[in-house]
Context: one part of a larger RNA
RNA sequence: CGUUGGAAAUUAUGAGGAAAUCCACUUUUAGUACGAGAGGACCAAAGUGGGUGCACCUAUGGUGUACCGGUUGUUAAACCAAUAGCAUUGCCGGGUAGCUAAGUGCUGAAGGAUAACUGCUGAAAGCAUAUAAGUAGGAAGCCUUUUCCAAGAUUAUAUUUCCCAAAUUUAAGGGUUGUUCUAGAUAAGAACUUUGAUAGGCUACAUGUAUAAGUGUAGUAAUACACGAGCUUAGUGGUACUAAUUGCCCUAUUGA
Numbered sequence: 001c002g003u004u005g006g007a008a009a010u011u012a013u014g015a016g017g018a019a020a021u022c023c024a025c026u027u028u029u030a031g032u033a034c035g036a037g038a039g040g041a042c043c044a045a046a047g048u049g050g051g052u053g054c055a056c057c058u059a060u061g062g063u064g065u066a067c068c069g070g071u072u073g074u075u076a077a078a079c080c081a082a083u084a085g086c087a088u089u090g091c092c093g094g095g096u097a098g099c100u101a102a103g104u105g106c107u108g109a110a111g112g113a114u115a116a117c118u119g120c121u122g123a124a125a126g127c128a129u130a131u132a133a134g135u136a137g138g139a140a141g142c143c144u145u146u147u148c149c150a151a152g153a154u155u156a157u158a159u160u161u162c163c164c165a166a167a168u169u170u171a172a173g174g175g176u177u178g179u180u181c182u183a184g185a186u187a188a189g190a191a192c193u194u195u196g197a198u199a200g201g202c203u204a205c206a207u208g209u210a211u212a213a214g215u216g217u218a219g220u221a222a223u224a225c226a227c228g229a230g231c232u233u234a235g236u237g238g239u240a241c242u243a244a245u246u247g248c249c250c251u252a253u254u255g256a
Stems, first nucleotide, its partner, number of pairs: 001152001005163006012157001016149004022050007034039001053106004060101004067094005072087005110144003117137004164255001173250004178192004198243003201239005208231002214227005
């Protein structure tokens, strides 16, 4: 821009497209059929595993330079203690959310028409013949079935609802500005905007770390012990304290 007024919605339709539909083993049938024996099934049923793909983070782990602790050197307007900076996050031990695999869950069955091929009945052609009339099977392939995308499918779908007489234009609706994240390179998408829990703050938890500071006791001291915890990122609930205020813009005119 188009889809022939402008919009919103719907697990709507689905032409068409994409993906998947993989493999092995064990058990039963059955040591049966078959076979002199050795050996050893089809069909059918059940189970396990691998591969591939998708999803997820409860548990097992990884990461986690915004959390906690230990520790070395050095610097800090007097020192001790306490703290802070720098040294790869200084190094080290753990670790929330998120992300993640090596982890967890799932990862079908069936139908139809056929190919090669195999048949039944059967004439032309008293026979024969799967074919001429008729009729049956038969593949991981084809068409459905399963999952996803899909009306620029220009044959541009369907259904429902909303708006249309004010001109300095505006309605239904949409956008921008604003607070954001399950979304995200940016667009886009999604949630919210005081009729409010959208983010921050505060608060209560959860979680993590590991027993803060301080005081006392013992020891020459390093240190140890006792009382006491403290701090907690991205998580959960609550709470309007702060910011979502205000403003601006786009676009029909009952539709050849």